The prediction has a mean pLDDT of 84. This is a predicted structure of a 505-nucleotide part of an RNA (small-subunit ribosomal RNA, 5' domain) from an uncultured bacterium. The RNAcentral record of the full RNA draws on Greengenes.

Context: one part of a larger RNA
RNA sequence: UGACGAACGCUGGCGGCGUGCUUAACACAUGCAAGUCGAACGGAACUUGAAGCUUCGGUUUUAAGUUUAGUGGCGAACGGGUGAGUAACGCGUGAGGAACCUGCCUUUCAGUGGGGGACAACAGUUGGAAACGACUGCUAAUACCGCAUAACACCAUAGUACCGCAUGGUACAGUGGUCAAAGAUUUAUUGCUGAAAGAUGGCCUCGCGUCUGAUUAGCUAGUUGGUGGGGUAACGGCCCACCAAGGCGACGAUCAGUAGCCGGACUGAGAGGUUGACCGGCCACAUUGGGACUGAGAUACGGCCCAAACUCCUACGGGAGGCAGCAGUGGGGAAUAUUGGGCAAUGGGCGAAAGCCUGACCCAUCAACGCCGCGUGAAGGAAUAAGGCCUUCGGGUUGUAAACUUCUUUUACCAGGGACGAACACAAUGACGGUACCUGGAGAAAAAGCAACGGCUAACUACGUGCCAGCAGCCGCGGUAAUACGUACGUUGCAAGCGUUGUCC
Numbered sequence: 001u002g003a004c005g006a007a008c009g010c011u012g013g014c015g016g017c018g019u020g021c022u023u024a025a026c027a028c029a030u031g032c033a034a035g036u037c038g039a040a041c042g043g044a045a046c047u048u049g050a051a052g053c054u055u056c057g058g059u060u061u062u063a064a065g066u067u068u069a070g071u072g073g074c075g076a077a078c079g080g081g082u083g084a085g086u087a088a089c090g091c092g093u094g095a096g097g098a099a100c101c102u103g104c105c106u107u108u109c110a111g112u113g114g115g116g117g118a119c120a121a122c123a124g125u126u127g128g129a130a131a132c133g134a135c136u137g138c139u140a141a142u143a144c145c146g147c148a149u150a151a152c153a154c155c156a157u158a159g160u161a162c163c164g165c166a167u168g169g170u171a172c173a174g175u176g177g178u179c180a181a182a183g184a185u186u187u188a189u190u191g192c193u194g195a196a197a198g199a200u201g202g203c204c205u206c207g208c209g210u211c212u213g214a215u216u217a218g219c220u221a222g223u224u225g226g227u228g229g230g231g232u233a234a235c236g237g238c239c240c241a242c243c244a245a246g247g248c249g250a251c252g253a254u255c256a257g258u259a260g261c262c263g264g265a266c267u268g269a270g271a272g273g274u275u276g277a278c279c280g281g282c283c284a285c286a287u288u289g290g291g292a293c294u295g296a297g298a299u300a301c302g303g304c305c306c307a308a309a310c311u312c313c314u315a316c317g318g319g320a321g322g323c324a325g326c327a328g329u330g331g332g333g334a335a336u337a338u339u340g341g342g343c344a345a346u347g348g349g350c351g352a353a354a355g356c357c358u359g360a361c362c363c364a365u366c367a368a369c370g371c372c373g374c375g376u377g378a379a380g381g382a383a384u385a386a387g388g389c390c391u392u393c394g395g396g397u398u399g400u401a402a403a404c405u406u407c408u409u410u411u412a413c414c415a416g417g418g419a420c421g422a423a424c425a426c427a428a429u430g431a432c433g434g435u436a437c438c439u440g441g442a443g444a445a446a447a448a449g450c451a452a453c454g455g456c457u458a459a460c461u462a463c464g465u466g467c468c469a470g471c472a473g474c475c476g477c478g479g480u481a482a483u484a485c486g487u488a489c490g491u492u493g494c495a496a497g498c499g500u501u502g503u504c505c
Stems, first nucleotide, its partner, number of pairs: 002504003006501005013374006019367002021332001026330003030327003035074003040071002043068011081285003090210008100202002105198008113147001115145002122137006153178005159172005183190003211257003218248003223245008260282004264275004287308005310321004338364001340363003346360001347358004377407004387398004411446001413441005421432001449494005454475003461488004470477002
């Protein structure tokens, strides 16, 4: 000099685009952040119509529509947050899987036959303060369970051919065994089951790279390898039984400290150094520790179980909770925003669709926190006015600066008009927003500060003070003529900012 998620002091006109708890992974009041499907199912409530009975009060049956607690399906593993842990195949990069899985989606082939028994809801009884249950009875399904059918699937088995990278792989035809399904609305779709392939997403293995310390030198018993088994989607001490005694290490093991990694960012001519906020990819975590269940996928932030700490309710028997989601509160701190609007757009979930949900997202609010742009007027104007400051008292300077004359109206202000973003066959649909923008209007009107002035370093004099008060980045200044302290005038620099502090180059 440059840079910053900055802070502090003084000052502060407008707009655009960004950014905004770096500290306590501290504790959280309140609201919202994941639902949806009645075209899977049986009910219930309401509305309307028709028919029967009627004591004219009603009641029964049926049809259509709306709403929905429950069963069922899909989603909830995405999206959003944080960086505590992790020095690791965690990440980056390049390979491998002849050792693997993959819901929804695409393509192709084949099928969708015939039965059964339940459990919610509901009704009744009943326990409990509550949370929540218990018993009896009834019922439907795309919920659950047998049977049939059965191969290019799986298992077993004896072959042939070809190939490779060791275990092996592929193709062909053979025999035996095993396994499936669900309908719905209305007449054409969509579901369901099995198989093959693709796509997408994931899982595993390996080469190389990945901070500091030797004032850490030895570490290791499932440890290292083998055989056999179990387990897994799959390889594997992943786990187990037995056997052997190995394995790692000055090319730094082990231990300790620190740390999420990267694309990138800052700086630098580069090499390099520092860094990992925002945005994007990967990983890890969800009060702390442990565990599995469901599922295509989790060992699951707004699921479950156990233990612990904390908070709350309680009828003392027992229960409830988890903001490192968006706002917001307390606390900590030098320090970081609204308990806002909308699903209009983009995207996601469900649904045949209409649509519903979406604190993702799109917007608005606050903050000069940053970058960029614009303005605070322009031209003329010497009696070089007054005032200020200095003075050798002649004058100099502020200074064309002002006044004054002529002009302009950006921005701000007022009035009128008024979008794009809105796509689909038409129509309808805008939170932002009566915003941007356009036109007209008035009037120089409403808009400049901060730091410095001894040298480095652009810019000087006067007064006050008198080694005092003070300044200071380094050298240093101040003890009676201080261009270095304080004030004033002037000047210099930058400018809606300026300076200081902190950190990095």